[in-house]
RNA sequence: GCAGUAAAUCGCCUUAUCGCUGUUCUAAUUUAUUAGAAUGGAGGAAAGUCCGAACACCACAGUGCAUCAUAAUGGUUAACAGCCAUCCAUCGCGAGGUGAGGAAAAGUGCAACAGAAAGAAUGUACAGGUUAAGCUGUAGUGAAAUCAGGUAAACUCUAUGAGGUGCAAUGUCAUGUAAACCAACGCUUGAGUGUGCACGCACGAUGUUGGAGGGUAGGCAGCUAAAGAUUGCUGGUGACAGCAAUCUCAGAUAAAUGAUAAGGAUGCUGAUAUUAGUAUCAGUAUACAGAAUUCGGCUUAUAGAUUUACUAUUUUA
Repeated sequence: GCAGUAAAUCGCCUUAUCGCUGUUCUAAUUUAUUAGAAUGGAGGAAAGUCCGAACACCACAGUGCAUCAUAAUGGUUAACAGCCAUCCAUCGCGAGGUGAGGAAAAGUGCAACAGAAAGAAUGUACAGGUUAAGCUGUAGUGAAAUCAGGUAAACUCUAUGAGGUGCAAUGUCAUGUAAACCAACGCUUGAGUGUGCACGCACGAUGUUGGAGGGUAGGCAGCUAAAGAUUGCUGGUGACAGCAAUCUCAGAUAAAUGAUAAGGAUGCUGAUAUUAGUAUCAGUAUACAGAAUUCGGCUUAUAGAUUUACUAUUUUA
RNA backbone atom coordinates (compact mmCIF):
# COMPACT_ATOMS: atom_id res chain seq x y z
C1' G A 1 0.00 0.00 0.00
C1' C A 2 -4.03 -3.50 -1.14
C1' A A 3 -7.53 -7.10 0.93
C1' G A 4 -10.15 -8.80 5.22
C1' U A 5 -12.04 -9.88 10.70
C1' A A 6 -14.24 -7.88 15.22
C1' A A 7 -16.16 -3.71 18.03
C1' A A 8 -18.00 1.28 18.12
C1' U A 9 -19.40 6.77 16.78
C1' C A 10 -21.82 10.30 13.47
C1' G A 11 -25.43 10.15 9.79
C1' C A 12 -26.28 16.86 7.81
C1' C A 13 -24.93 22.13 10.36
C1' U A 14 -25.91 27.58 11.15
C1' U A 15 -28.90 32.10 10.68
C1' A A 16 -33.59 34.63 9.60
C1' U A 17 -39.03 34.73 8.89
C1' C A 18 -43.61 32.31 9.53
C1' G A 19 -46.39 28.07 11.57
C1' C A 20 -47.90 23.54 15.06
C1' U A 21 -47.81 21.40 20.04
C1' G A 22 -46.71 20.00 25.82
C1' U A 23 -45.57 22.34 30.63
C1' U A 24 -45.04 26.76 33.85
C1' C A 25 -46.09 31.97 34.83
C1' U A 26 -48.87 36.62 33.82
C1' A A 27 -53.23 39.30 31.98
C1' A A 28 -58.23 39.61 30.11
C1' U A 29 -62.39 36.92 30.94
C1' U A 30 -67.63 34.12 28.31
C1' U A 31 -64.32 29.24 33.14
C1' A A 32 -63.47 27.83 28.50
C1' U A 33 -60.85 30.32 25.29
C1' U A 34 -57.45 34.33 23.70
C1' A A 35 -52.72 37.04 24.04
C1' G A 36 -47.63 37.45 25.86
C1' A A 37 -43.03 35.44 28.09
C1' A A 38 -39.88 31.32 29.39
C1' U A 39 -38.68 26.35 28.46
C1' G A 40 -39.16 21.28 25.97
C1' G A 41 -40.83 18.49 21.30
C1' A A 42 -39.27 11.11 16.71
C1' G A 43 -35.23 6.38 16.18
C1' G A 44 -30.82 3.18 15.90
C1' A A 45 -33.79 0.83 14.19
C1' A A 46 -39.63 4.19 16.31
C1' A A 47 -40.04 -1.00 11.44
C1' G A 48 -41.44 -6.73 11.76
C1' U A 49 -45.16 -8.31 15.77
C1' C A 50 -40.71 -12.99 16.43
C1' C A 51 -39.52 -14.00 22.03
C1' G A 52 -39.63 -12.41 27.24
C1' A A 53 -41.71 -9.41 30.95
C1' A A 54 -43.95 -5.00 33.86
C1' C A 55 -49.00 -3.47 34.46
C1' A A 56 -54.59 -4.39 34.22
C1' C A 57 -58.74 -7.81 34.50
C1' C A 58 -60.48 -12.96 34.75
C1' A A 59 -59.43 -17.98 36.58
C1' C A 60 -56.70 -20.61 40.35
C1' A A 61 -58.14 -27.91 42.32
C1' G A 62 -56.56 -31.50 41.08
C1' U A 63 -55.93 -36.60 38.24
C1' G A 64 -55.31 -38.56 33.35
C1' C A 65 -54.67 -37.34 28.25
C1' A A 66 -53.47 -33.69 24.58
C1' U A 67 -50.80 -29.28 22.75
C1' C A 68 -46.58 -26.17 22.85
C1' A A 69 -41.57 -24.90 24.33
C1' U A 70 -36.43 -26.02 25.84
C1' A A 71 -32.11 -29.69 25.15
C1' A A 72 -23.28 -29.83 25.96
C1' U A 73 -21.52 -27.34 30.76
C1' G A 74 -21.60 -23.08 33.72
C1' G A 75 -22.77 -17.90 34.47
C1' U A 76 -25.88 -13.30 33.86
C1' U A 77 -30.86 -11.11 34.07
C1' A A 78 -37.18 -8.88 36.33
C1' A A 79 -37.44 -12.81 32.64
C1' C A 80 -36.02 -15.02 27.94
C1' A A 81 -35.43 -19.60 22.46
C1' G A 82 -31.59 -13.45 24.59
C1' C A 83 -26.36 -12.27 26.09
C1' C A 84 -21.23 -14.01 28.11
C1' A A 85 -17.52 -17.84 28.84
C1' U A 86 -15.64 -22.87 28.19
C1' C A 87 -16.01 -27.70 25.61
C1' C A 88 -17.40 -30.37 21.17
C1' A A 89 -18.64 -30.28 15.88
C1' U A 90 -18.05 -27.63 11.38
C1' C A 91 -16.35 -23.48 7.64
C1' G A 92 -11.98 -20.33 6.81
C1' C A 93 -4.43 -19.84 5.24
C1' G A 94 -5.78 -16.69 9.38
C1' A A 95 -7.93 -12.81 12.51
C1' G A 96 -12.63 -15.13 13.19
C1' G A 97 -17.80 -17.20 11.80
C1' U A 98 -21.96 -20.82 12.47
C1' G A 99 -24.61 -24.58 15.58
C1' A A 100 -32.71 -26.32 16.56
C1' G A 101 -25.19 -29.46 20.46
C1' G A 102 -30.22 -35.46 24.68
C1' A A 103 -31.54 -40.65 22.20
C1' A A 104 -30.51 -44.42 15.98
C1' A A 105 -30.45 -51.83 20.24
C1' A A 106 -38.13 -48.79 21.81
C1' G A 107 -40.44 -48.47 17.01
C1' U A 108 -41.83 -46.57 12.03
C1' G A 109 -40.05 -43.92 7.77
C1' C A 110 -36.46 -41.63 3.91
C1' A A 111 -31.99 -41.77 0.30
C1' A A 112 -32.86 -39.50 -7.13
C1' C A 113 -29.23 -41.25 -10.57
C1' A A 114 -25.55 -44.99 -11.20
C1' G A 115 -25.21 -50.16 -10.14
C1' A A 116 -26.60 -57.08 -10.72
C1' A A 117 -28.46 -55.44 -6.09
C1' A A 118 -29.82 -50.03 -1.42
C1' G A 119 -31.47 -54.28 3.39
C1' A A 120 -35.69 -60.44 5.49
C1' A A 121 -31.38 -57.03 -0.30
C1' U A 122 -27.84 -59.06 -3.83
C1' G A 123 -23.87 -63.42 -8.69
C1' U A 124 -21.67 -58.15 -12.95
C1' A A 125 -16.33 -59.78 -13.54
C1' C A 126 -11.84 -62.54 -11.77
C1' A A 127 -9.67 -66.11 -8.30
C1' G A 128 -10.13 -69.99 -4.46
C1' G A 129 -13.42 -73.84 -2.61
C1' U A 130 -17.68 -77.58 -2.23
C1' U A 131 -21.83 -83.57 -2.98
C1' A A 132 -24.14 -78.67 -3.58
C1' A A 133 -24.17 -73.50 -1.95
C1' G A 134 -22.48 -65.48 -2.21
C1' C A 135 -19.09 -70.29 1.06
C1' U A 136 -14.45 -66.83 1.00
C1' G A 137 -11.39 -62.79 -1.12
C1' U A 138 -10.68 -58.82 -4.61
C1' A A 139 -12.51 -55.46 -8.40
C1' G A 140 -16.54 -52.33 -10.50
C1' U A 141 -21.14 -48.43 -9.54
C1' G A 142 -22.32 -45.10 -5.74
C1' A A 143 -22.47 -40.35 -0.55
C1' A A 144 -23.35 -45.29 1.40
C1' A A 145 -22.53 -52.70 -0.51
C1' U A 146 -22.34 -58.60 4.21
C1' C A 147 -26.23 -60.11 11.12
C1' A A 148 -24.49 -52.28 6.89
C1' G A 149 -23.92 -47.49 8.34
C1' G A 150 -26.37 -42.28 7.65
C1' U A 151 -30.65 -39.23 8.82
C1' A A 152 -34.63 -37.14 14.40
C1' A A 153 -34.84 -28.34 11.35
C1' A A 154 -38.33 -36.78 9.44
C1' C A 155 -42.47 -38.97 12.66
C1' U A 156 -41.05 -40.46 17.36
C1' C A 157 -38.78 -41.54 22.44
C1' U A 158 -36.45 -39.40 27.03
C1' A A 159 -35.83 -35.32 30.68
C1' U A 160 -37.53 -30.53 32.33
C1' G A 161 -41.27 -26.81 32.06
C1' A A 162 -45.76 -24.05 30.67
C1' G A 163 -53.14 -20.37 33.19
C1' G A 164 -55.73 -16.90 29.75
C1' U A 165 -56.64 -12.17 27.38
C1' G A 166 -54.35 -7.83 26.18
C1' C A 167 -53.95 -0.24 26.69
C1' A A 168 -59.06 -1.59 21.19
C1' A A 169 -56.45 -4.14 28.78
C1' U A 170 -58.95 -1.71 32.64
C1' G A 171 -61.49 2.19 35.64
C1' U A 172 -64.90 6.30 35.90
C1' C A 173 -68.57 10.14 34.30
C1' A A 174 -72.36 11.84 31.02
C1' U A 175 -76.15 10.91 27.15
C1' G A 176 -79.83 7.54 25.39
C1' U A 177 -82.86 3.16 25.14
C1' A A 178 -86.98 -1.52 24.71
C1' A A 179 -84.05 -4.60 32.17
C1' A A 180 -89.59 -4.67 26.21
C1' C A 181 -91.00 -9.27 22.34
C1' C A 182 -90.86 -14.81 20.57
C1' A A 183 -89.25 -20.03 21.48
C1' A A 184 -87.02 -24.01 24.38
C1' C A 185 -85.23 -25.67 29.01
C1' G A 186 -85.17 -24.52 34.21
C1' C A 187 -85.94 -22.49 39.44
C1' U A 188 -81.51 -25.95 44.62
C1' U A 189 -84.43 -33.24 43.06
C1' G A 190 -79.70 -27.47 39.42
C1' A A 191 -81.24 -25.16 32.97
C1' G A 192 -76.54 -23.62 32.22
C1' U A 193 -71.51 -20.81 32.64
C1' G A 194 -66.03 -21.15 33.39
C1' U A 195 -61.70 -24.27 33.35
C1' G A 196 -57.41 -26.95 26.09
C1' C A 197 -60.56 -32.24 26.43
C1' A A 198 -62.75 -36.19 30.03
C1' C A 199 -63.77 -36.88 35.17
C1' G A 200 -63.77 -33.63 39.04
C1' C A 201 -64.19 -28.68 41.06
C1' A A 202 -66.09 -23.54 41.39
C1' C A 203 -70.24 -20.29 40.22
C1' G A 204 -75.46 -20.48 39.43
C1' A A 205 -82.19 -18.10 39.65
C1' U A 206 -87.44 -11.28 37.98
C1' G A 207 -82.57 -17.55 35.38
C1' U A 208 -79.88 -19.66 31.02
C1' U A 209 -79.50 -20.55 25.78
C1' G A 210 -81.21 -19.26 20.89
C1' G A 211 -83.92 -15.72 17.54
C1' A A 212 -85.63 -11.09 15.69
C1' G A 213 -85.08 -6.03 16.98
C1' G A 214 -83.79 -0.97 19.65
C1' G A 215 -80.08 2.65 21.74
C1' U A 216 -74.95 4.37 22.13
C1' A A 217 -70.00 4.44 20.09
C1' G A 218 -68.83 11.11 23.71
C1' G A 219 -65.48 13.00 27.85
C1' C A 220 -61.69 12.03 31.64
C1' A A 221 -58.07 8.71 33.65
C1' G A 222 -54.66 4.79 32.26
C1' C A 223 -50.31 8.44 29.48
C1' U A 224 -45.01 8.67 30.97
C1' A A 225 -39.90 9.21 37.23
C1' A A 226 -38.86 4.59 34.44
C1' A A 227 -36.00 -3.33 35.98
C1' G A 228 -34.40 5.15 33.74
C1' A A 229 -30.05 7.85 31.53
C1' U A 230 -24.92 9.91 31.93
C1' U A 231 -20.06 10.12 34.30
C1' G A 232 -16.49 8.12 37.75
C1' C A 233 -14.57 4.26 41.07
C1' U A 234 -14.41 -1.02 42.66
C1' G A 235 -15.02 -6.42 41.39
C1' G A 236 -15.17 -9.76 37.17
C1' U A 237 -11.80 -12.90 31.06
C1' G A 238 -16.77 -11.23 29.96
C1' A A 239 -22.03 -10.61 29.85
C1' C A 240 -22.89 -7.91 34.14
C1' A A 241 -23.05 -6.34 39.44
C1' G A 242 -22.18 -2.83 43.58
C1' C A 243 -21.20 2.28 45.37
C1' A A 244 -21.14 7.64 44.62
C1' A A 245 -22.47 12.06 42.02
C1' U A 246 -25.40 14.57 38.30
C1' C A 247 -29.87 14.90 35.14
C1' U A 248 -35.46 14.57 34.08
C1' C A 249 -34.56 14.35 27.97
C1' A A 250 -42.27 13.86 23.47
C1' G A 251 -47.19 12.59 25.41
C1' A A 252 -50.24 13.70 20.41
C1' U A 253 -55.80 11.74 19.85
C1' A A 254 -57.31 11.88 13.20
C1' A A 255 -53.23 12.19 15.46
C1' A A 256 -48.30 17.96 16.93
C1' U A 257 -42.50 17.77 16.52
C1' G A 258 -42.88 21.61 10.28
C1' A A 259 -42.35 25.12 5.80
C1' U A 260 -39.51 28.86 3.05
C1' A A 261 -34.83 31.54 1.98
C1' A A 262 -29.55 32.14 2.25
C1' G A 263 -24.88 30.28 3.46
C1' G A 264 -21.78 26.21 4.98
C1' A A 265 -20.09 20.80 5.49
C1' U A 266 -19.35 15.97 3.29
C1' G A 267 -19.55 12.40 -0.90
C1' C A 268 -19.47 11.69 -6.34
C1' U A 269 -18.46 13.51 -11.53
C1' G A 270 -15.88 16.93 -14.72
C1' A A 271 -12.36 21.01 -15.70
C1' U A 272 -7.98 24.06 -14.41
C1' A A 273 -3.25 24.64 -11.72
C1' U A 274 0.52 21.51 -9.41
C1' U A 275 6.20 16.61 -9.61
C1' A A 276 2.90 14.75 -6.05
C1' G A 277 0.13 16.36 -2.08
C1' U A 278 -3.42 19.72 -2.51
C1' A A 279 -6.28 24.09 -3.97
C1' U A 280 -10.09 26.57 -6.98
C1' C A 281 -14.51 26.50 -10.12
C1' A A 282 -19.05 24.11 -12.06
C1' G A 283 -22.83 20.38 -11.64
C1' U A 284 -25.23 16.83 -8.65
C1' A A 285 -26.60 14.12 -4.21
C1' U A 286 -27.20 13.93 1.32
C1' A A 287 -29.25 7.14 3.37
C1' C A 288 -33.09 3.68 5.95
C1' A A 289 -36.99 5.93 7.43
C1' G A 290 -41.42 8.54 11.59
C1' A A 291 -43.59 7.71 18.31
C1' A A 292 -49.25 6.04 20.13
C1' U A 293 -48.86 1.69 27.42
C1' U A 294 -43.73 0.85 28.64
C1' C A 295 -39.19 -1.89 28.89
C1' G A 296 -35.13 -6.04 27.77
C1' G A 297 -33.83 -8.70 23.30
C1' C A 298 -33.84 -10.90 18.22
C1' U A 299 -34.51 -10.12 12.90
C1' U A 300 -34.71 -6.95 8.64
C1' A A 301 -33.48 -1.92 5.88
C1' U A 302 -29.54 1.71 5.61
C1' A A 303 -26.14 7.12 0.52
C1' G A 304 -21.87 8.01 3.08
C1' A A 305 -17.96 9.60 6.77
C1' U A 306 -14.74 8.33 10.99
C1' U A 307 -12.06 5.60 15.08
C1' U A 308 -9.65 1.34 17.67
C1' A A 309 -7.52 -3.54 17.82
C1' C A 310 -6.18 -7.85 15.09
C1' U A 311 -5.16 -11.25 10.45
C1' A A 312 -2.93 -12.27 5.64
C1' U A 313 0.12 -10.45 1.77
C1' U A 314 3.47 -6.92 -0.96
C1' U A 315 7.26 -3.15 -0.71
C1' U A 316 10.90 -0.09 1.85
C1' A A 317 14.24 1.03 6.07
Bacterial RNase P class A from a Bacteroidia bacterium, 317 nucleotides, folded computationally. The sequence was found by an Rfam model in a public genome assembly. Rfam family: Bacterial RNase P class A. It is annotated as a ribozyme.